[in-house]
RNA sequence: AGCUGAGGUAGAGGUCGCGGCGGUUAUCAGUAGCUUUCAUGAGUCGGCGGACCAUGAGGGAAAGUGAAAGGAACCGUCGCCGAAGCAAAUGCCCUGCAAAGGCAUUGGCUGGGUCUGCAUCCAAUAGAUGCAGAACUGUCACCGUUUUCGGUGGAGCACUAUCUCUCGA
Repeated sequence: AGCUGAGGUAGAGGUCGCGGCGGUUAUCAGUAGCUUUCAUGAGUCGGCGGACCAUGAGGGAAAGUGAAAGGAACCGUCGCCGAAGCAAAUGCCCUGCAAAGGCAUUGGCUGGGUCUGCAUCCAAUAGAUGCAGAACUGUCACCGUUUUCGGUGGAGCACUAUCUCUCGA
């Protein structure tokens, strides 16, 4: 010089890269709920505990009034490149007990976005998630061609660059 191992720093993928926060807008929806009237007449809500009800439950008709949450698009801003997402287990928070939800840890799967099909969530043909498939794209290895390009295959604890230590001709 170079190689191996360990640690650190900085980067790249993309034409919607990933996620958080705030604002606006549409949808949700003339829906749920509430009030009045009419007719009927005994159950209704909830997982349990329990609550309401002939002083009228529930459903129906008419009139009036009339949301919100979640999800979505756009804009702004912040943090980033296992960014992040998903399933499971354990623990904690909330709760009358649970469920649901949130947080943390563990190890498992996924390089990235797009399209198609199926399933689930959802008001939804929007969107999200999971599985499968298709082409595209980034990266590395091998082979061929040897500016280029093409084929096959792998995965992010990866890849590129660089620094320190170690091994060391």